[in-house]
Molecule: c-di-GMP-I riboswitch aptamer
Organism: Alicyclobacillus contaminans DSM 17975
RNA sequence: AGUGUCUCAAGGCAAACCAGUGGAAACGCUGGGGCGCAAAGCUACGGGUCUACGGACUGGAGGUCUAUGAUCGCCGGGUUGCCACG
Numbered sequence: 001a002g003u004g005u006c007u008c009a010a011g012g013c014a015a016a017c018c019a020g021u022g023g024a025a026a027c028g029c030u031g032g033g034g035c036g037c038a039a040a041g042c043u044a045c046g047g048g049u050c051u052a053c054g055g056a057c058u059g060g061a062g063g064u065c066u067a068u069g070a071u072c073g074c075c076g077g078g079u080u081g082c083c084a085c086g
Base pairs, nucleotide, nucleotide: 002085003084004083012037013036017032018031019030020029021028022027035073041079042078043077045076046075047074048071049070050069054066055065056064057063058062
């Protein structure tokens, strides 16, 4: 370089749910919690998915479309890294 099978040490992260809080929402953040995770570190670059304030269309109500919003714990790419083997 590579590998994560047998797999260990020191440790790390934290799903659902609950409380608080930001947001139009999706969802985020803080604390509790612990389903899981060897990149469940970082990065919206490609695809997917979610939302639709605003905008467009539509007599009205309402509906449809739309990412510039969100998700890296959906998949892939990029990048950095612990331990073990090597």